[in-house]
Context: one part of a larger RNA
């Protein structure tokens, strides 16, 4: 000098765009953050419709009560489907099971999406809801009975699919591929306003996307850590996985790593980037993007295309809460918000209008993702706090050699313009047909009137800027050198000056 997610002191007019718990991965009251489909299904009657009755009357409308379940309105709860593995948060752990770059997978998977081929024949038994009885304070159950499906099951069929055998071709390391034989394996012909044409179901192939696994190279400090290792290193058989593999297991062999730093200890999420620097390099990893890991702590699996699953399940633990003492409930490192810690970091806001996501044929519903608004000079950028004229130069203040000098065209005063401000009127784009939270916002027009708007640090040298008074090695200053002991340009005040400016200084940290 540059920089910062900054903080502190003094000060503070406006706008745009960003940013905002770096500390306790501390504990959390409350609300919201993941639902949706009635075009899969039984069922129901809250709302609406229809019918009936009564009342008021405006004589076809309102209110109240009753009824209705093919009323191709609707729907709490339930069965079923899809989603809940995305999106959002955090950085604890992790020095390699991570990340980055380049490859490999002849060792693999992939719901939804796209293309293509073929198919959906026959049958069955349940179960929730519901009803009855019943246990419990509750959470939540138990027994009996009834019922539906795109829920579940059985049989049939199936070239390509899977397993096994044989033969050929390619490759020759495992293997790939073609033909053939045996064995095994599907489906919901369901839904609707009705259709061969829509939405779905099954099998197979291809694609796309997204992932799993493997290899090489790179990836902090410490040798005052020098030896480490028993599933350890390799083989064979078996198991397991979507898949290779000590991934697991039995047996066999005795290996494997290491001064090119093994093992241990400490520290740390990694990268794109960011800051600095002429560069090389150094430092860093907030916001945004990619990857990883985690979800009260530890462990485990289930479901599923995908999880070992933040707002799922089970077990154990700590903590908090409820309890009828038998037993239960909970997990903000989602958005707000609270306590605590701290030098320090915001609203318990509006909206789904846009973009995106889930479900749905759709209408639509949900969405603290997101879009906006609020708070904060926290940062960057822009604008303003007036412009011109105006005296040998007012007052005040300061200095003085008492002559005068400085503040100083500065003020007053005259003329002018109106950014901004205030008031009034108009008023968007963002939205392809409809739909605008922002918002009567931005912006435009008119009116008013200098009106609403300047501070902070410094002035001994480095370093731009000097005098007076007070103080008297005191009080104090200080980044370094150093000032202060009676004339201090260095302390404190004043006048003046210098530098920046809605900021200016200080502290901390990085280059």
């Nucleotide at each position: 000098g540059a920089g910062u997610g900054a903080a502190c002191g003094c000060u503070g007019g406006c706008g745009g765009c960003g940013u905002g718990c770096u500390u306790a991965a501390c504990a959390c009251a409350u609300g919201c953050a993941a639902g949706u489909c009635g075009a899969a299904c039984g069922a129901g009657a809250a709302c609406g419709g229809c019918c009936c009755a009564u009342a008021g009357c405006u004589u076809g409308c309102u209110a109240u009560g009753g009824g209705u379940g093919u009323c191709a309105g609707c729907u709490a709860a339930g069965u079923g489907g899809c989603g809940c593995a995305c999106g959002g948060g955090u950085g604890a752990g992790u020095a390699a099971u991570g990340u980055a770059u380049a490859g490999g997978u002849a060792a693999c998977g992939u719901g939804c999406c796209c293309c293509c081929u073929g198919g959906a024949g026959g049958g069955g038994g349940a179960u929730a809801a519901c009803g009855g009885c019943u246990g419990g304070a509750a959470a939540c159950g138990g027994c009996c009975g009834c019922u539906a499906a795109u829920a579940c099951c059985c049989c049939a069929u199936a070239u390509u699919c899977c397993u096994u055998g044989c033969a050929g071709a390619c490759a020759c390391a495992a293997g790939u591929u073609u033909g053939u034989a045996a064995g095994g394996g599907a489906a919901a012909u369901g839904g609707u306003g009705u259709a061969u044409u829509c939405c779905g179901c099954c099998a197979a192939g291809g694609g796309a996307u997204c992932g799993g696994c493997c290899u090489a190279u790179a990836u902090c400090g410490u040798a005052u850590c020098a030896g480490c290792u028993a599933g350890u290193u390799g083989g064979u058989g078996g198991g397991g996985u979507a898949a290779c593999g000590g991934c697991c297991u039995a047996c066999c062999a005795a290996g494997g790593c290491u001064a090119u730093g093994a093992c241990g200890c400490g520290u740390a999420g990694c990268g794109g980037g960011u800051c600095u620097g002429a560069g090389a390099g150094g430092a860093u990893g907030a916001u945004c993007c990619g990857c990883c890991a985690c979800a009260c702590u530890g462990g485990a699996a289930c479901u599923g295309a995908g999880a070992c699953a933040c707002g799922g399940u089970c077990c154990a633990g700590a903590c908090u809460c409820c309890u009828a003492c038998g037993g239960g409930a909970g997990g903000c490192a989602g958005c707000a918000g609270u306590g605590g810690g701290g030098a320090a970091u915001a609203u318990u806001g509006g909206g789904c209008a846009a973009u995106g996501g889930g479900c749905g044929c759709a209408a639509g519903c949900c969405u603290g993702a997101c879009c906006c608004a609020g708070c904060a000079a926290c940062g960057c950028c822009g604008c303003g706090u007036g412009g011109a004229g105006g005296a040998u130069g007012a007052c005040g203040c300061c200095c003085u050699u008492c002559g005068g000098g400085g503040u100083g065209u500065a003020a007053a005063c005259u003329c002018c313009a109106u950014u901004u401000a205030u008031c009034a009127g108009g008023g968007a784009a963002g939205a392809u047909g409809a739909u605008g939270a922002c918002g009567g916002u931005a912006c435009c027009u008119g009116a008013u009137g200098a009106a609403u708007a300047a501070g902070c640090a410094c002035c001994g040298g480095c370093u731009a800027a000097c005098u007076c008074c007070g103080u008297g090695c005191c009080a104090g200053c200080a980044g370094c050198c150093g000032c202060g002991g009676u004339a201090a340009u260095a302390c404190g005040g004043a006048g003046g000056g210098u530098g920046c400016a809605a900021g200016c200084g200080u502290u901390a940290c990085u280059c």